Transfer RNA from a candidate division WWE3 bacterium, 73 nucleotides, folded computationally.
Model confidence (mean pLDDT): 81 of 100.
Its Rfam family is "tRNA". Gene Ontology term of the family: triplet codon-amino acid adaptor activity. The family's RNA type in Rfam is transfer RNA.
The sequence was found in a public genome assembly.
[in-house]
RNA sequence: CGGGGUGUGGCGCAGUUGGUAGCGCGCUACGUUCGGGACGUAGAGGCCGUCGGUUCGAGUCCGACCACCCCGA
Numbered sequence: 001c002g003g004g005g006u007g008u009g010g011c012g013c014a015g016u017u018g019g020u021a022g023c024g025c026g027c028u029a030c031g032u033u034c035g036g037g038a039c040g041u042a043g044a045g046g047c048c049g050u051c052g053g054u055u056c057g058a059g060u061c062c063g064a065c066c067a068c069c070c071c072g073a
Base pairs, nucleotide, nucleotide: 001072002071003070004069005068006067007066010025011024012023013022019056027043028042029041030040031039049065050064051063052062053061
C1' cells in the first nucleotide's frame, strides 16, 4: 500500500429479504430461607464504532473515516 472480516446495554452474542432492538450471564428490588446460595416474580440499563447519503422510514442499503483481527505485497 491492496484485499477480507469484526465493531449492538457491564460481559458474551442474536437481530438474513429496510418498519420504532432481543437472548444468556451479571446488576437492583421483592418473595421463599434463621442467613446465604439456589429458585421465582418484577425492574433498571444500549439508538446500534464515527460522520454523511438514499428512503415516508436504516442496526439492516451506499460512501468516507476510526479501532481491532486475518491474508497478500